[in-house]
RNA sequence: GGCCCCAUCGUCUAGCGGUCAGGACAGCGCCCUCUCAAGGCGCAGACACGGGUUCAAGUCCCGUUGGGGUCA
Numbered sequence: 001g002g003c004c005c006c007a008u009c010g011u012c013u014a015g016c017g018g019u020c021a022g023g024a025c026a027g028c029g030c031c032c033u034c035u036c037a038a039g040g041c042g043c044a045g046a047c048a049c050g051g052g053u054u055c056a057a058g059u060c061c062c063g064u065u066g067g068g069g070u071c072a
Stems, first nucleotide, its partner, number of pairs: 001071007010025004018055001027043005048064005
């Protein structure tokens, strides 16, 4: 350098073009407890970036960036 794959809360992960982007762990608050842990209830938190297609994009297309694989 060519080709292929991947990028979603702090972490891991789900999401056949159409509801408010969901879950687990972690965090915070409340309940429970003599206290802690466990448990219960709740809260906050994410679509890498820039374009395009579409009435509508996390999802499809192009490019960029980063990561991985493969060929040389």
Predicted 3D model of a 72-nucleotide RNA (transfer RNA) from Deinococcus aerius. Rfam family: tRNA. The coordinates come from a structure-prediction model, not an experiment, and the mean pLDDT is 81. RNAcentral holds the sequence, with entries from ENA and Rfam.